[in-house]
Molecule: Guanidine-I riboswitch aptamer
This record gives sequence, C1' cells and structure tokens, in this order.
RNA sequence: GGAGUUGGUGGCUAGGGUUCCGGUGCCGAAAGGCAUGCUGGUCCGAGAGCCACCACCGGCGGGACGCAGCCGCCGGGGGCACGGCGGGACAAAGCCCGGGAGAC
Repeated sequence: GGAGUUGGUGGCUAGGGUUCCGGUGCCGAAAGGCAUGCUGGUCCGAGAGCCACCACCGGCGGGACGCAGCCGCCGGGGGCACGGCGGGACAAAGCCCGGGAGAC
C1' cells in the first nucleotide's frame, strides 16, 4: 500500500429510555401547566436478531417463428461479520453517523 464476498421495503423481537400517548402526584374554575420512569402503550428499535415481500439471478412453459423484451410457474435471493470514544435524533438504546475509526 492492497484484499477480506455488504441492494431495498414492511412486520416483529432482543433491547431502550421518557420525545409522544397513558398512569400517578401537585396546581388550576376550566382549558391546561408542572413534577414523576412508572414491570404500561398504537413510543424508538438492530449490518453483525427473526419473518415476509421486492430488486436481482437461474430453470421451465406460452406468443405463427426467434429473442437478452413481455406473461406465467418453479427455485435461489438465507455465505462471512471483533469493534470504540465522540456526536445526532425534543429522551434513550443493539437507532443514525457506522460493515465508519481502529483491531485482526
């Protein structure tokens, strides 16, 4: 100095706190305000967790014939993966910067 196999979306989970909703307490005529993390939630949530779908790839069939295009069916799409500090998201995290820095 170089290489180390890395597509997307949705649902969910491990996990996370208190931004949002709810709970509780106080204040207030009311609307509402303040405080509190509460075994709560329609809150947040994984590259290295799970599931589904799509992109994409392969095979087969269909069109008067041919085809890399179109339609349908089947299969794959499932390999590897140690990892800060700090910053950001009204709060926090296995979220995002980030399969980054670094280590090997």